Predicted 3D model of a 94-nucleotide RNA (c-di-GMP-I riboswitch aptamer) from a Deltaproteobacteria bacterium.
[in-house]
RNA sequence: CACCGAUAAUGGCAAACUCGGGGUAACCCGGGGACGCAAAGCCACGGGUCCUCUUUUUCAGGUCAUUGAUCACGAGGAUAGCCGGGUUACCGAA
Numbered sequence: 001c002a003c004c005g006a007u008a009a010u011g012g013c014a015a016a017c018u019c020g021g022g023g024u025a026a027c028c029c030g031g032g033g034a035c036g037c038a039a040a041g042c043c044a045c046g047g048g049u050c051c052u053c054u055u056u057u058u059c060a061g062g063u064c065a066u067u068g069a070u071c072a073c074g075a076g077g078a079u080a081g082c083c084g085g086g087u088u089a090c091c092g093a094a
Base pairs, nucleotide, nucleotide: 004092005091012037013036017032018031019030020029021028022027035081041087042086043085045084046083047082048079049078050077051076052075053074055072058069059068060067061066
């Protein structure tokens, strides 16, 4: 230096749930709270998933106005605690 990662040391983060706030929503921010995490630090570049909208497919209802559900393309967004990738970093037993 590159791996690696201990019942080590110093510390860190914080799932579900809950309270307050923001957003149409996915979800986000703050307080409480700890399931977990050696990058659970940071970045939406690739894939996945989720949300919204336009158009479309199919189905159902029907007062014949249209409404609801659903599929796919596209556009915009969310997730870094879904995976891969990029990037930075604390400690040092084997």